[in-house]
RNA sequence: GCGCCCAUAGCUCAAUUGGAUAGAGUGUUGGACUACGAAUCCAAAGGUUGCAAGUUCGAUCCUUGCUGGGCGCA
Numbered sequence: 001g002c003g004c005c006c007a008u009a010g011c012u013c014a015a016u017u018g019g020a021u022a023g024a025g026u027g028u029u030g031g032a033c034u035a036c037g038a039a040u041c042c043a044a045a046g047g048u049u050g051c052a053a054g055u056u057c058g059a060u061c062c063u064u065g066c067u068g069g070g071c072g073c074a
Base pairs, nucleotide, nucleotide: 001073002072003071004070005069006068007067010026011025012024013023019057028044029043030042031041032040050066051065052064053063054062
């Protein structure tokens, strides 16, 4: 330098080829239970979907550029 893949909650990941309010596990906080904890159960908070533009009535999803990470080739 060229090609391919990835970027979504603190962390690990979904979201079936564009559709109505973006979810799960774990973690955090509160409560129940317990003599106190652990475990278990219930609830809550937590996201400008890496950044910027474009297409569209509508974008996590499609297109372009940029940034960061990984792999391959030279």